[in-house]
RNA sequence: GGGCCUGUGGUCUAGUGGUAUGAUGUUGUCCUCACACGACAAAGAUCGUGAGUUCAAUUCUCACCAGGCCCA
Numbered sequence: 001g002g003g004c005c006u007g008u009g010g011u012c013u014a015g016u017g018g019u020a021u022g023a024u025g026u027u028g029u030c031c032u033c034a035c036a037c038g039a040c041a042a043a044g045a046u047c048g049u050g051a052g053u054u055c056a057a058u059u060c061u062c063a064c065c066a067g068g069c070c071c072a
Base pairs, nucleotide, nucleotide: 001071002070003069004068005067006066007065010024011023012022018055026042027041028040029039030038048064049063050062051061052060
């Protein structure tokens, strides 16, 4: 220098056009003499950044950023 892949709550992850799923963690209540386990509930994401296409973008296109792999 060229090519490919990945980027989503604190962490891991599902979802590939119609406003995001689950686990784990956090908080509260119940349970217990107490803790743990367990049950119930809640909060927590403008989906890496910016543009474009579209009635509508996490999803499609382009550029950039970060990480990884391969070639030279």
Molecule: transfer RNA
Organism: Candidatus Micrarchaeia archaeon